[in-house]
RNA sequence: GAUUUCGUAGCUCAAUUGGUUAGAGUGUCGGUCUGAUACACCGAAGGUUGAAGGUUCAAGUCCUUCCGGAAUUACAA
Numbered sequence: 001g002a003u004u005u006c007g008u009a010g011c012u013c014a015a016u017u018g019g020u021u022a023g024a025g026u027g028u029c030g031g032u033c034u035g036a037u038a039c040a041c042c043g044a045a046g047g048u049u050g051a052a053g054g055u056u057c058a059a060g061u062c063c064u065u066c067c068g069g070a071a072u073u074a075c076a077a
C1' cells in the first nucleotide's frame, strides 16, 4: 500500500428484511429494608449510534469519504 472486519450509555453487549419512543446486564445516584453496612427489592439519571455528507416518506442498519482498533496479505529495506 491492498483486502476484510469492528466502532451503539462509564464498562460489556443487543437491536430481525430499513419502520412506531435505540434497549439489556453491570456500574452510578435516590428510596424501601437494617442498629449500621452488605444482600435483596423499587425507581431515576445517563446516548450527537466514531466524524461529515448522500439515498429514502423513514437510516444504528444502505452508499461515499475520512478517523480509530483488529486480522490477513503484497512490495522495499
Base pairs, nucleotide, nucleotide: 001073002072003071004070005069006068007067010026011025012024013023019057028044029043030042031041032040050066051065052064053063054062

Transfer RNA from Chryseobacterium vrystaatense, 77 nucleotides, folded computationally.
It matches the Rfam family "tRNA". Rfam links the family to the GO term triplet codon-amino acid adaptor activity. Rfam classes the family as a transfer RNA.